[in-house]
This is a predicted structure of a 73-nucleotide RNA (transfer RNA) from a Deltaproteobacteria bacterium.
Rfam family: tRNA. It is annotated as a transfer RNA.
Taxonomically the source falls in Myxococcia (Bacteria, Pseudomonadati, Myxococcota).
């Protein structure tokens, strides 16, 4: 220098016709318990790396760009 892959909630990750943003763990509250743990119920929490484009509509398609991993040179 060139190619490929990854970037979604605090953490680990789902999200395949483009139309609901989700799970587990963690966190907060309540119940059960003398208490802890555990468990049940409820809740808060996300500019879907960034910028632009296409579209009635984009996490999901196109371009650029940032960071990480990897292959070739």
């Nucleotide at each position: 220098g060139g190619g490929g892959c990854c970037a979604u909630a605090g953490c680990u990750c789902a999200g395949u016709u483009g139309g609901g943003a989700g799970a587990g763990c963690g966190c907060c509250g309540c119940g059960u318990u003398c208490g802890c743990a555990a468990u049940g119920c409820g809740g808060a929490a996300g500019u879907c790396g960034a910028g632009g484009g296409u579209u009635c509509a984009a996490g999901u398609c196109c371009c650029u760009u940032u960071g990480g991993c990897u292959c070739c040179a």